The RNA shown here (nadA riboswitch) has 51 nucleotides and comes from an Acidobacteriaceae bacterium.
The organism belongs to Acidobacteriaceae, within Bacteria.
Its Rfam family is "nadA riboswitch". On this family, see Huang et al., RNA 2020: "Structure and ligand binding of the ADP-binding domain of the NAD(+) riboswitch". By type it is a small RNA.
The prediction has a mean pLDDT of 84.
[in-house]
C1' cells in the first nucleotide's frame, strides 16, 4: 500500500461518520417537506488479521 472481517470507542443493549438508491410511514389536492432500531451501496475514520 493492498486486501479481509468488523464497530472498541457509545450515560442500559443496540448505534463509526457523511451522502446515493429502495421499501415503508406522517404531512399535502399536487408538488415540496420530514421521519424509519428497513434493505443495497460509495467514500472516509477506527479495531483486529492477511499479503
Nucleotide at each position: 500500500g493492498c486486501u479481509u472481517u468488523c464497530a472498541a470507542c457509545a450515560u442500559c443493549c443496540c448505534c463509526g461518520u457523511c451522502g446515493g438508491c429502495u421499501g415503508c410511514c406522517c404531512c399535502a389536492a399536487a408538488a415540496a417537506g420530514g421521519g424509519c432500531g428497513a434493505g443495497c451501496u460509495g467514500a472516509c475514520u477506527g479495531a483486529a488479521g492477511g499479503c